Predicted 3D model of an 87-nucleotide RNA (c-di-GMP-I riboswitch aptamer) from a Chloroflexota bacterium.
RNA sequence: ACCUCGAAACGGCAAACCCACCGUGAGGCGGGGGCGCAAUGUCAUGGAUCUGCGAGUCGAAUCAACGCAGAUCGCCAGACUGCCGAA
Numbered sequence: 001a002c003c004u005c006g007a008a009a010c011g012g013c014a015a016a017c018c019c020a021c022c023g024u025g026a027g028g029c030g031g032g033g034g035c036g037c038a039a040u041g042u043c044a045u046g047g048a049u050c051u052g053c054g055a056g057u058c059g060a061a062u063c064a065a066c067g068c069a070g071a072u073c074g075c076c077a078g079a080c081u082g083c084c085g086a087a
Base pairs, nucleotide, nucleotide: 005085006084012037013036017032018031019030021028022027035074041080042079043078045077046076047075048072049071050070051069052068053067054066
């Protein structure tokens, strides 16, 4: 130095909730806040979950499936990168 690992230290991020704004919506963003997190940093690549729209049927509604467009990386996995250095 690197891999594994996660004691300590320096720090980091920021759940629920509240306010403001954006969005049909899931949700996002800023401030407060702090549940937690050793990648809870980035990527929507594979699943999973969530939202909107559509066709189909003799007709209407609903549900499921299908198709399209989105959302969630703090749901899991994968890829890339990163602080520290005890056992």
It was read from a public genome assembly, where an Rfam model found it. The model forms 89% of the base pairs in the Rfam consensus. The coordinates come from a structure-prediction model, not an experiment, and the mean pLDDT is 83.